[in-house]
Context: one part of a larger RNA
RNA sequence: UGACGGGGGUCCGCACAAGCGGUGGGGCAUGUGGUUUAAUUCGACGCUACGCGAAGAACCUUACCCGGGCUCGAACGGCUAUCUGUAAGCUUCUACGAAAGUAGAAGUGUUCCGUAUGGAAGGUAGUCGAGGUGCUGCAUGGUUGUCGUCAGCUCGUGCCGUGAGGUGUAUGGUUAAGUCCCGCAACGAGCGCAACCCUCGCCCCAUGUUGCCAUCCCCUAAAACGGGGGCACUCUUGGGGGACUGCCCGCGUAAGCGGGAGGAAGGAGAGGACGACGUCAAAUCAGCAUGGCCUUUAUGUCCGGGGCCACACACGUGCCACAAUGGUCGCUACAAUGGGUUGCCAAGCCGUGAGGCGGAGCCAAUCCCAAAAAGGCGACCCCAGUACCGAUUGCAGGCUGCAACUCGUCUGCAUGAAGGAGGAAUCGCUAGUAAUCGCUCAUCAGCACCGGAGCGGUGAAUGCGUUCCCGGACCUUGUACA
Numbered sequence: 001u002g003a004c005g006g007g008g009g010u011c012c013g014c015a016c017a018a019g020c021g022g023u024g025g026g027g028c029a030u031g032u033g034g035u036u037u038a039a040u041u042c043g044a045c046g047c048u049a050c051g052c053g054a055a056g057a058a059c060c061u062u063a064c065c066c067g068g069g070c071u072c073g074a075a076c077g078g079c080u081a082u083c084u085g086u087a088a089g090c091u092u093c094u095a096c097g098a099a100a101g102u103a104g105a106a107g108u109g110u111u112c113c114g115u116a117u118g119g120a121a122g123g124u125a126g127u128c129g130a131g132g133u134g135c136u137g138c139a140u141g142g143u144u145g146u147c148g149u150c151a152g153c154u155c156g157u158g159c160c161g162u163g164a165g166g167u168g169u170a171u172g173g174u175u176a177a178g179u180c181c182c183g184c185a186a187c188g189a190g191c192g193c194a195a196c197c198c199u200c201g202c203c204c205c206a207u208g209u210u211g212c213c214a215u216c217c218c219c220u221a222a223a224a225c226g227g228g229g230g231c232a233c234u235c236u237u238g239g240g241g242g243a244c245u246g247c248c249c250g251c252g253u254a255a256g257c258g259g260g261a262g263g264a265a266g267g268a269g270a271g272g273a274c275g276a277c278g279u280c281a282a283a284u285c286a287g288c289a290u291g292g293c294c295u296u297u298a299u300g301u302c303c304g305g306g307g308c309c310a311c312a313c314a315c316g317u318g319c320c321a322c323a324a325u326g327g328u329c330g331c332u333a334c335a336a337u338g339g340g341u342u343g344c345c346a347a348g349c350c351g352u353g354a355g356g357c358g359g360a361g362c363c364a365a366u367c368c369c370a371a372a373a374a375g376g377c378g379a380c381c382c383c384a385g386u387a388c389c390g391a392u393u394g395c396a397g398g399c400u401g402c403a404a405c406u407c408g409u410c411u412g413c414a415u416g417a418a419g420g421a422g423g424a425a426u427c428g429c430u431a432g433u434a435a436u437c438g439c440u441c442a443u444c445a446g447c448a449c450c451g452g453a454g455c456g457g458u459g460a461a462u463g464c465g466u467u468c469c470c471g472g473a474c475c476u477u478g479u480a481c482a
Base pairs, nucleotide, nucleotide: 001482002481003479004478005477007476008475009474010473011472012471013470015466016465019429020428021427022426023425026320027319028318029317030316031315032314033313034311035310042053043052064306065305066304067303068302069301070300076129077128078127079126080125081124082123083122084121089108090107091106092105093104094103095102096101111120112119113118131295132294134293135292136291140289141288142284143283144282145280147278152191153190154189155188156187157186158167159166160165172181173180197272198271199270200269202241203240204239205238206237208235211231212230216228217227218226244266247260248259249258250257251256322422326381327380328379329378330377331376332375338369339368340367343362344361348357349356350355388419393414394413395412396411397410398409399408435458436457437456438455439454440453441452
């Protein structure tokens, strides 16, 4: 100087408390350990691994296993030799074969330069490079997690100290903040904080093939912007304004704090992007790059099949339930983000349905995906393992795809298991949040999506307080630790 303390002081954080909903029990999904296996490819391991790399494992992917092939190799460059227009390439075929491949046949095909020997380009053979998801993240770059959006981490000069180092950055007050004020052997400065950026909330201007009877006209029994007509409103997208403790009262030396007015909005308005010096020899050689090592008829490469989907178990993360603020049936409202041309697919018809036929429109504020669901209205169920719950299994079908046996998804009928609110323990959340309801998208032929990323609908309770648990900040104290 740090680190640590079941030392002290001050102060924060859904840290506790207050409150709401869960997990831990059941079934299923998914990841992991273990076990098994020819293989169950590899990585990730307290917080910070375990719905993680996977935003798509039937083949492919694929890195694993078994078997069958190839070696100048599945792709590329240099050199040497040699061959060539009957070449290479392309098309078709034959034999063996599961394919890859091997052996062969037929057809087509006659490039460019050129001092006409040749050269380029190409084939074959040889060789130097190749190739490796082989090892080392304890050789590395890059990137990332975490402490932590925590308020800290430093420098120049000066001053103090023999020195390590200190001071500045301590005290008092204040803040979300090393934020600011006062003060001070310090005076300044940098990286951080904040602001500058984006989205949402109010207003104005511009914009009108979306929106509106707002106003007028038409169509009509009446109507619907359906048509004419118009950009007022809503909205779209650009630009601008608006909030600054500016104003008032109180407290205070000040910074600021409490209350109030006006305002769509206050005292950082809400959310995002943004992560200081560093810590964990943290993670990644399998995203990529890369030193070294290893391998080279194979640790490379191609193909067929299998595996990554195994199952006595154990754990994590989720979904669905155990019912009556519920279940079933019928009728009926109100969104937003998005996506769409080897695509989204309307009307109509067929089918109980998945789906099929069909073909209009749309490269999309103009068409489609599309129905939003919870909600509202009405009817039934009557507390039962039930008209709760839906696992499991049988049969019959649909769809994608070369192909659904291992191992896809969806539909119909039948079957109806466990489950009666979950021990010790444990998680999330402070407001348009939790809870609850559905919708969209990426990946993608299809899909295991109950995951992830977003979007909107309905919409709470509680917070006395900081003694205690966890993590952190500053000051101080002890130390046999560095």
Notes: Predicted 3D model of a 482-nucleotide part of an RNA (small-subunit ribosomal RNA, 3' major domain) from a Pseudomonadota bacterium. The full RNA is in RNAcentral, with records from ENA. Rfam family: Bacterial small subunit ribosomal RNA.